[in-house]
């Protein structure tokens, strides 16, 4: 210089608030005392669950979406740890949607003769045919040369008119088989058979895996106002019945009642009244914070994690508290200035990113600066 | 809180089984025509396809993450 891991992210005082809890006084309901009171990410809301309802309540399929080398952790996971394989980098290390392209279907622009069971522009040959004797034309090549991201395995010897995995030899890739090491992915070794291009974060095929919604879940409690169900009770008068009573019960008729349209008549609209009841709304409560918890030791394990022991309670608001002000004090400054010399003082800057909202485990993203011990 | 959507020129929009110059109407700007304007005709600029980073040979387009806006729930 660089790598990679952990961990902190301001402290003190004073004043003045704020949510919640506990004691007293006190009940108008409030005063006073103690004690508590954001985070490593509370954030994004990108998986994984828990709890809650709702649907099936058995088992399978179809359609959707999700992961994807092995082998361990874990309630689980698409998180972690370890290892293989590959790519980077001198190294510490780091990155890696990493099954399947030989099931099948599409793609592969432009350029190039040809872009996938290919195909001859130059170029190489001449067993062939014309002739003007070196060119046409047919044919054969696929070494060389162009094009392109990519050209149908390289490399050398042989072989040919010239070539060509045509042949062989050796390296590469991959299938088989057998033998070693490893749990397994994978790694050596031997033999044998091909040469088959790339995309699968294009469909697709394999294997595994997922019911669906979400604390505004869902539960209780319960005004006022319309509506709903049900009961009850209606005013005044006149007749009859009955009872011991000038009064009271019943059954019958008949007439009437409020509001409003300033007031009155006369029209004309509208309208029982009380009580219970259940559903629900406004508003309370609960779920609402002891949990896969934190934090010390030991013990097993490379390691994530796991066991035992033992100590501790650590926000619960609800339009939404956890906060403001001033002061002194830390920490940094490739700032300026001075003493002096590689420190000190003073002055002026900066002190991040962000803030609970039913709760965890994970990733990702954001963060002024500082601290610590490995590694190359 | 919780759930979903889009984001392409100033504004409206195409273009989404990946293909090399990203288009189109409005609107600007030069010209032409007319005594001046409008209309009409021609012509030009104007995009880091919201950003960033894979996958690909090749990304507006296909995965991820960030940013900003919008919509529905009581």
């Nucleotide at each position: 210089a660089g790598g990679a891991g952990g961990c902190c992210g301001g402290g003190u005082g004073a004043c003045c608030g704020c949510u919640g809890u506990u004691c007293g006084c006190u009940u108008g309901u409030g005063c006073g005392g103690g004690g508590a009171g954001a985070g490593g990410a509370a954030c994004g809301u990108c998986c994984g669950a828990g709890c809650u309802c709702c649907a099936c309540a058995c088992g399978g399929g179809c359609a959707g979406g999700g992961u994807g080398c092995c082998g361990g952790g874990u309630a689980a996971c698409g998180c972690c740890c370890g290892g293989g394989c590959g790519c980077g980098g001198c190294g510490a290390c780091g990155c890696g949607a990493c099954g399947g392209a030989a099931a099948g279907u599409g793609c592969c622009a432009c350029a190039g003769a040809g872009a996938a069971c290919a195909g001859a522009c130059c170029g190489c040959c001449u067993c062939c045919g014309g002739c003007u004797u070196g060119c046409c034309g047919g044919g054969g090549u696929a070494a060389g040369g162009g094009u392109g991201a990519a050209a149908c395995g390289g490399u050398g010897c042989g072989g040919u008119a010239a070539g060509a995995g045509c042949g062989c030899a050796c390296c590469a890739g991959u299938c088989c088989c057998u033998c070693c090491g490893g749990u397994a992915a994978c790694g050596g070794a031997g033999g044998g058979g091909c040469u088959g291009g790339g995309c699968a974060a294009a469909c697709c095929c394999c294997a595994c895996c997922c019911g669906g919604a979400g604390c505004a879940a869902g539960g209780c409690c319960a005004a006022a106002u319309a509506g709903g169900a049900g009961g009850a009770c209606a005013g005044u008068c006149c007749c009859g019945u009955u009872c011991c009573u000038c009064g009271g019960a019943c059954g019958g008729g008949a007439c009437g009642g409020g509001a409003g349209c300033g007031c009155c008549c006369g029209g004309c609209u509208c309208c029982g009244u009380c009580c219970u009841c259940g559903g629900g709304u406004a508003g309370g409560c609960c779920g609402c914070u002891c949990g896969a918890g934190c934090c010390c030791g030991u013990c097993g394990g490379c390691a994530a994690c796991g066991g035992c022991g033992g100590g501790c309670c650590u926000a619960g608001a609800u339009a939404g508290a956890u906060g403001g002000u001033c002061a002194c004090c830390g920490u940094c400054c490739u700032g300026c200035c001075g003493c002096u010399u590689c420190g000190c003082g003073g002055c002026g800057g900066a002190u991040a990113c962000a803030g609970a909202a039913c709760u965890c485990g994970g990733c990702g993203u954001a963060c002024a600066g500082g601290c610590c011990g490995c590694c190359u | 809180g919780c759930g979903c959507c889009c984001g392409u020129a100033g504004c409206u929009c195409a273009g989404u089984a990946g293909g090399a110059u990203a288009g189109a109407g409005c609107g600007g700007c030069g010209g032409u025509u007319u005594c001046c304007u409008a209309a009409a005709c021609c012509g030009c600029a104007g995009g880091u396809c919201a950003c960033a980073g894979g996958u690909u040979c090749g990304a507006a387009u296909c995965c991820u993450g960030u940013c900003g806006g919008g919509c529905g729930u009581a």